[in-house]
This is a predicted structure of a 72-nucleotide RNA (transfer RNA) from a Pseudomonadota bacterium.
It matches the Rfam family "tRNA". It is annotated as a transfer RNA. Gene Ontology term of the family: triplet codon-amino acid adaptor activity.
The organism belongs to Pseudomonadota, within Bacteria.
The coordinates come from a structure-prediction model, not an experiment, and the mean pLDDT is 80.
RNA sequence: GCUCCUGUAGUUCAACGGAUAGAACUGAGGUUUCCUAAACCUCCGAUCCGGGUUCGAUUCCCGGCAGGAGCA
Numbered sequence: 001g002c003u004c005c006u007g008u009a010g011u012u013c014a015a016c017g018g019a020u021a022g023a024a025c026u027g028a029g030g031u032u033u034c035c036u037a038a039a040c041c042u043c044c045g046a047u048c049c050g051g052g053u054u055c056g057a058u059u060c061c062c063g064g065c066a067g068g069a070g071c072a
């Protein structure tokens, strides 16, 4: 340099083009307990960036950025 893949909560993962973007773990608060732990309940928290297509984009297209793999 070329090709391909990936990018979503703090982490690991979901989401036929249409619901308030969900789940688990973590974190915060609460119930319980003499105190911890466990259990249960509640809450906080995310679509890499910029355009395009569309009535509607996490999803499709283009360009960038970052990571990974292959070729040279």
Base pairs, nucleotide, nucleotide: 001071002070003069004068005067006066007065010025011024012023013022018055027043028042029041030040031039048064049063050062051061052060